[in-house]
Predicted 3D model of a 109-nucleotide RNA (c-di-GMP-I riboswitch aptamer) from Desulfocucumis palustris.

Parts: sequence; structure tokens; C1' cells
RNA sequence: GUUUCACAAAGGCAAACUACCAUCGAAAGAGUAGGGCGCAAAGCCAUGGGUCUAAAACGGUACUGUGUUAUACGCAUUCGGUUGCCGUUAUGAUUGCCAGGUUGCGGUA
Repeated sequence: GUUUCACAAAGGCAAACUACCAUCGAAAGAGUAGGGCGCAAAGCCAUGGGUCUAAAACGGUACUGUGUUAUACGCAUUCGGUUGCCGUUAUGAUUGCCAGGUUGCGGUA
């Protein structure tokens, strides 16, 4: 220096869950403390793919206000609504989903 993770040694990280949320965020998620499922990079990077979310945007639909059509009713239709629902979609998230890049401890060869 390359490869590799048997046996160790020194260590490291921290899943689920719980609490704080008078932290952030629309959400997904992130944060702090406890906790330990596990991890040879479960260190770092959102570069490619996958997955999660949908604020904004767009479309549809329901309701509703208004205009037109013959006075009313009904139907159709125009323009809206700080309204509800559904769909599409990251610029958001996930590095402990996979790959890639990059940095590093120790041992074997």
C1' cells in the first nucleotide's frame, strides 16, 4: 500500500419504545434525554435508484354565492368561495433501503 472481517483488544454508533415538545416542520421527518434491536464504517455526502410525505401548484368532484335563460320551480351554464373530498406531482425527507463517492481504528493474509 492492497485485500479481508476469522479470533481478539481499545473503543464507537444507537433500532423499536418512552419522555420533552414553552424545539423545528404543512407533513414525512429531524432534535434532546433515557433505552439497546443490532451494525466492520449503522462515520460523512442526497450523486443514481427505491421508498415516505404533499405545503405550494394543477386537475376533478361535492356544497355554496352570483350572472344568464321566461315570474316561480327545475335543468343547463358563466364567474367565484378564508369550504370538504379525491388524484397528479418534490423543490421536502430517508445515508440503519440499495448502490456510488469520500475519511478512519484494529487484526488476518
Annotation: Taxonomically the source falls in Desulfocucumis (Bacteria, Bacillati, Eubacteriales, Desulfocucumaceae). It matches the Rfam family "c-di-GMP-I riboswitch aptamer". Rfam describes the family as follows. GEMM was predicted in a large-scale screen for bacterial structured RNA regulatory elements.